A computed fold for a 691-nucleotide part of an RNA from a bacterium, annotated as large-subunit ribosomal RNA, domain II. Its mean pLDDT, the model's own confidence on a scale to 100, is 84.
Context: one part of a larger RNA
RNA sequence: UCCAGUGAGUUACUGGUAUAUAGGCAAGCCUAAGGCAUCUGCCGGAGGCAUAGUGAAAGCGAGGCUUAAAAGGCCGCAACAGUCAAUACCAGUAGACCCGAAACCGAGUGACCUAACCAUGGGCAGGCUGAAGCGCGGGUAAAACCGCGUGGAGGGCCGAACCGUAGCGAAUUGCAAUACGCCCGGAUGACCUGUGGUUAGCGGUGAAAUGCCAAUCGAACUCGGAGAUAGCUGGUUCUCCUCGAAAUAGCUUUAGGGCUAGCGUCGUACGGUAGUCGUCAGGGGUAGAGCACUGAUUCGGAAUAGGGCUCGCAAGAGUACCUAUCCUUGUCAAACUACGAAUACUGGCGGUGGAACUACGGCAGUUAGAACGGCGGGGCUAAGCUCGUCGCUCAAAAGGGAAACAGCCCAGACCUCCAGCUAAGGUCCCUAAAUAUAUGCUAAGUGGGAAACGAGGUGAGAUUUCUUAAACAACUAGGAUGUUGGCUUAGAAGCAGCCAUUCAUUUAAAGAGUGCGUAACAGCUCACUAGUCAAGAGAUCUUGCGCGGAAAAUGUAACGGGGCUUAAGCAUAUUACCGAAGCUGAGGAUGUGUUAGCGAGUGAUCGCUAAUGUGUGGUAGAGGAGCGUUGAUAGGGCAGAGAAGUCCGGUUGUGAGACCGGGUGGAGCGCUAUCAAGUGAGAAUGCUGGA
Repeated sequence: UCCAGUGAGUUACUGGUAUAUAGGCAAGCCUAAGGCAUCUGCCGGAGGCAUAGUGAAAGCGAGGCUUAAAAGGCCGCAACAGUCAAUACCAGUAGACCCGAAACCGAGUGACCUAACCAUGGGCAGGCUGAAGCGCGGGUAAAACCGCGUGGAGGGCCGAACCGUAGCGAAUUGCAAUACGCCCGGAUGACCUGUGGUUAGCGGUGAAAUGCCAAUCGAACUCGGAGAUAGCUGGUUCUCCUCGAAAUAGCUUUAGGGCUAGCGUCGUACGGUAGUCGUCAGGGGUAGAGCACUGAUUCGGAAUAGGGCUCGCAAGAGUACCUAUCCUUGUCAAACUACGAAUACUGGCGGUGGAACUACGGCAGUUAGAACGGCGGGGCUAAGCUCGUCGCUCAAAAGGGAAACAGCCCAGACCUCCAGCUAAGGUCCCUAAAUAUAUGCUAAGUGGGAAACGAGGUGAGAUUUCUUAAACAACUAGGAUGUUGGCUUAGAAGCAGCCAUUCAUUUAAAGAGUGCGUAACAGCUCACUAGUCAAGAGAUCUUGCGCGGAAAAUGUAACGGGGCUUAAGCAUAUUACCGAAGCUGAGGAUGUGUUAGCGAGUGAUCGCUAAUGUGUGGUAGAGGAGCGUUGAUAGGGCAGAGAAGUCCGGUUGUGAGACCGGGUGGAGCGCUAUCAAGUGAGAAUGCUGGA
């Protein structure tokens, strides 16, 4: 990993709701405990529900309550059906769908491992060092002291056994659930060790690591309470049909759980109900706008007031200062409004509409949401960010497009078809369909990633200046004089700087000088003028498409690719075609409404057939109809002329499945009606066995 078997909403009681081609009885229905019988029956009426309501109640009663009330209001009366059982669903109490803790408690078992201790035994090659004491000699008054011997102390030294294991290697499905190799620590001691014994879990022992107490230790192990509890995770077994959510609000020691509401489903009841469209009538203070108000804020101005500063002894005067007020120009606001929409919301009327509304009752699930678009808050007008609100899709939605791509665009899959038309998006090839048409643009492979900013790229439009009285460009020539203007300065002569009637003269024209230049001059140049030439030249604004700005990590890699340039790019216009599970066509299945016919029933009604309308994506979930397994009761069958099982083939049903034929097998087994369940496996790191 696979195969086979096994494996999860059960049972009891209590309560709620529902059910009928009709369960019993019925204004009544039923017994409970218990008793008597013992194939299941008979007693038992305590009590329960119903038959009358109403009031908090006393109570009253077809009425009652409220109230001072005979008013009003609320609940009732009339039409009347219940009750018991069964079944289905649900709830409660029980282990209560199944498996799963970490733990808690009780009673016991453990010190053959290990910790400490007790008793009694055992072990430690060899070598080194050489304490005290003692002896002799020296020495002293005597000692002390010194030397040489002797001696053999030590948690002494080196190092085997023995004990240990710091480092490295190797091992790590091992030789081994702690071993092996090298190296290393202790090795007469707080040493090592044999045997016997003691201490026990709310405990022991611990040279102390929460260490050790039998491969188990922040509290051992075994059995029991015990199916502890698990708001948590996982799993939960046949089919088809109808409908179909939520991820929100409030409360919650609550936030990944609940309760109620909202949204789903099923039943019953309900009236031109809901929705929608039109019209009419409403209230509003949002978007926008505005600046009278509340605040913010800009330019200019005048006067007034207060303050500051200056002058002045003071009076007072001045003020390019500050504040407030006023006039005027220009603005801003979620918590500003003398204004003010569209929508939205509410109501009336009319149309449309077809159960989509509402009420009551049974049963749920949901209360982790996500992206996108609009309007807003937070954040950085950051986030695949976060929080509201309106919408939409996904969730629970497949199909086509976007290369690929839950949430984007188109479009909602009942089934079949080798038929047709379209949507989004496309039509050179990959790849279905235009190498379509018309007119332009782009030269950047822009298209096919990006800003501020930059630029005689290029197309379109507009405004304006000059121009045959000759413009623009180019070339030739001139560009002078008072004067080196005045001041300043070492110098300042057009050209450091300052000043200004920046003036005047000669002129075709020429600045008290546009730039370069010099220490200052000089020099070059420009403005300006004439000539040559001959027809357009310049400036500004708006706009289309381009250019630069442009650096990243495996490999082109920023069109899906090839490749594309009067495009296969961009813009405008037009026609055709392709293109989906959309729509149409043909056939079929099925839900539901209406109508008709037939049949069944006393009847309410039900079934079948046909026509006609409308549906049939679907998670959680609700509802309906069925298939199959085992057994029971009854009926009627099959089987040695071959049952079940099993293998192969065929037929049939929407499906679960059913039937038939043949082989095998060798003795039991279907069908119909009803009933009862140990009733359906692919998942649970399921369990058992096998490969």
Annotation:
Its Rfam family is "Bacterial large subunit ribosomal RNA".